[in-house]
RNA sequence: CCAGAGGGUUGGGCGGCCGCGUUGAUGCUCGCAUCACCGAGGAAAGUCCGGGCUCCACGGAAACGACGGUGCCGGUUAAUGGCCGGCGGGGGCGACCCCAGGGAAAGUGCCACAGAGAGCAGACCGCUCACUGCCUUCGGGUAAGAGCAAGGGUGAAAGGGUGCGGCAAGAGCGCACCGCGCGACGGGUAACCGGAGCGGCAUGGCAAACCCCACCGGGAGCAAGACCGAAUAGGGACGGCAUAUGGGCCUCGUUCCGGCUCGCCGUCCGGGUUGGUUGCUUGAGCGGCGGAGCGAUCCGUCGCCUAGAGGAAUGGCCGCACAUCCCUUUCGAGGGUGGACAGAACCCGGCUUAUAGACCCUCUGGCAUU
RNA sequence: GGUUCCGUAGCUCAGCCGGAUAGAGCGCCACUUUCCUAAAGUGGGCGUCGGGGGUUCGAGUCCCUCCGGGACCACCA
Numbered sequence: 001c002c003a004g005a006g007g008g009u010u011g012g013g014c015g016g017c018c019g020c021g022u023u024g025a026u027g028c029u030c031g032c033a034u035c036a037c038c039g040a041g042g043a044a045a046g047u048c049c050g051g052g053c054u055c056c057a058c059g060g061a062a063a064c065g066a067c068g069g070u071g072c073c074g075g076u077u078a079a080u081g082g083c084c085g086g087c088g089g090g091g092g093c094g095a096c097c098c099c100a101g102g103g104a105a106a107g108u109g110c111c112a113c114a115g116a117g118a119g120c121a122g123a124c125c126g127c128u129c130a131c132u133g134c135c136u137u138c139g140g141g142u143a144a145g146a147g148c149a150a151g152g153g154u155g156a157a158a159g160g161g162u163g164c165g166g167c168a169a170g171a172g173c174g175c176a177c178c179g180c181g182c183g184a185c186g187g188g189u190a191a192c193c194g195g196a197g198c199g200g201c202a203u204g205g206c207a208a209a210c211c212c213c214a215c216c217g218g219g220a221g222c223a224a225g226a227c228c229g230a231a232u233a234g235g236g237a238c239g240g241c242a243u244a245u246g247g248g249c250c251u252c253g254u255u256c257c258g259g260c261u262c263g264c265c266g267u268c269c270g271g272g273u274u275g276g277u278u279g280c281u282u283g284a285g286c287g288g289c290g291g292a293g294c295g296a297u298c299c300g301u302c303g304c305c306u307a308g309a310g311g312a313a314u315g316g317c318c319g320c321a322c323a324u325c326c327c328u329u330u331c332g333a334g335g336g337u338g339g340a341c342a343g344a345a346c347c348c349g350g351c352u353u354a355u356a357g358a359c360c361c362u363c364u365g366g367c368a369u370u
Numbered sequence: 371g372g373u374u375c376c377g378u379a380g381c382u383c384a385g386c387c388g389g390a391u392a393g394a395g396c397g398c399c400a401c402u403u404u405c406c407u408a409a410a411g412u413g414g415g416c417g418u419c420g421g422g423g424g425u426u427c428g429a430g431u432c433c434c435u436c437c438g439g440g441a442c443c444a445c446c447a
């Protein structure tokens, strides 16, 4: 210098003027004016996961079942399907990247078309004549018989591969090497790794098909919920379970302890209001420093306060400098354009998706020079 | 803000527990018939299965993700 890999930060700066919104203070004509502080994001998004918080019976407990989810091992966290480290498999020369990665010898199911045969397989073409039958000139020939999974062909997939021997022809039938299965023992917390030795090889794929195993999950969601005020008809229809050793309710079902109630529950049609306060923002918070750890993360200490909101504010103009893109060019520069994705609504931790550009760190391969 | 459902031809919909050219009705186009039109008859599928990725030999169907559209959820008695 070229080509690449991994990670992080930022995503508009400075100054002036005019506006918008909450809150506070002051003023008065009491809903307006003035002043001051503060005022979007890394994704506020999708709502795909996980929690906090609140309610559900006056309450509690566990077991089984159903349903949903997760799925190598260990750690981390409030928790997770997130993250970190490792293992195994695959890709790349490499830095590094990708993997829903438990079980197919518990069972069921499926494997279309093609093909002879698709699951404890199969003679379509083919090879052979040892056996059997027939013929025979006794050399042999022949197949409606028998043997054969080597070769061809079909398919995504046809029951180890290569070579030598062997055989009538063949075949793990025998042997060598490779692959595969089991595996004493050793290492590791574990996944797993190494492996003496044994076995001629034995039961292919699909579980993002049902399922089995292990683990996790009670349901609903701030339009949750609490308080105040106003108004109206505690109305009607249908259905279900019951009418007291019973029923209903305790937010998936059954069961247990305990309890509430005497009618309860569900669906639909109706009546009234469209007000105020709260929940509401100090939080698993952010930043600096130190320590533990490979790391995710954790511990200690110091500092900071950073929207709380109703269909809902966060904007515009000018100047300066810079970046992007376009045009011109005497290659010095000049002119124009004017910032990506987007936008809080109870709050957090992740994931995913969108994102013009700018900057930084670490590493790999190649070329050149010293 | 939250919950939930759907997307297959121009329109309305089928498509089971994955199997090969994706169907039906209406519409549309071409031809026949007619002087012309309508009606009738014959023929034609006119489609990225909303986009992308994955599992599988094979995906409209199973899984993940994105896009678009719809519905419901206030309080009081």
Stems, first nucleotide, its partner, number of pairs: 001366010013320006020039002023036006041341001045352002048350005053221004059257002062255004067217005072086005087101001088099004102212002107210002109206003124152002126148004132143004160178006179201001180199003185194003225278004235269007246262005271446003285304008325336004371443007380396004389427001397416001398414005420436005
Two RNAs folded together computationally: RNase P RNA and transfer RNA, 447 nucleotides in total. It holds a member of the Rfam family "Bacterial RNase P class A". Gene Ontology terms of the family: ribonuclease P activity, tRNA processing and dimeric ribonuclease P complex.